[in-house]
RNA sequence: CGCCCAUUAGCUCAGUUGGUUAGAGCGCAGCAUUCAUAACGCUGAGGUCACAAGUUCAAAUCUCGUAUGGGCGA
Numbered sequence: 001c002g003c004c005c006a007u008u009a010g011c012u013c014a015g016u017u018g019g020u021u022a023g024a025g026c027g028c029a030g031c032a033u034u035c036a037u038a039a040c041g042c043u044g045a046g047g048u049c050a051c052a053a054g055u056u057c058a059a060a061u062c063u064c065g066u067a068u069g070g071g072c073g074a
Stems, first nucleotide, its partner, number of pairs: 001073007010026004019057001028044004050066002053063002
């Protein structure tokens, strides 16, 4: 320098050919339970879908650029 992959909640990840409220598990808070803690149960909070632009009636999803990380090549 070129090419490829990844980027979604605090962590690990799903999200189908663009379609009408953005999800799961773990973690966190509260409640309940217990002599108490853990486990189990119930409820809840937590999101600029990395950033920016474009296409579209509509974008986490498509296109271009940027950033970060990883891989391959020279």